[in-house]
């Protein structure tokens, strides 16, 4: 970098340093000189790996010691495509669902 599997309506601060933009991308709306966004530092939130403790036939429970990861808005909404209702002859709209995009972890190439 690529594949595969789970997840993603839930949770979380302060300080210092920097300075113009950020929020993945697109169209929206939002956050931002009352310092966003990024970085160190402390702090916390979570339990996906290890590793502990308990259970036990597999998919389990606690705590959290280490690896990450996270701490504005549901992934801030919607977005190829399909399917399903609802009005309805269609067609549109409007919900819901699945699907793809992203994002995180772990295994593996």
């Nucleotide at each position: 970098a690529g594949u595969u599997u789970a997840u993603a309506a839930a949770g979380a601060a302060g300080a210092g340093g920097u300075a113009a933009g950020a929020g993945a991308c697109a169209g929206g709306c939002u956050c931002u000189a009352u310092g966003a966004c990024c970085c160190u530092c402390u702090g916390g939130c979570a339990a996906c790996c290890u590793g502990c403790g308990g259970g036990u036939g597999u998919u389990c429970c606690g705590a959290a010691a280490g690896g990450u990861g996270c701490c504005a808005a549901u992934u801030c909404c919607u977005g190829a495509u399909c399917c399903c209702g609802u009005a309805a002859a269609c067609a549109u709209u409007c919900g819901g669902g699945a699907g793809a995009a992203u994002a995180u972890a772990a295994a593996u190439u």

Model confidence (mean pLDDT): 82 of 100. A computed fold for a 109-nucleotide RNA from a bacterium, annotated as SAM riboswitch aptamer (S box leader).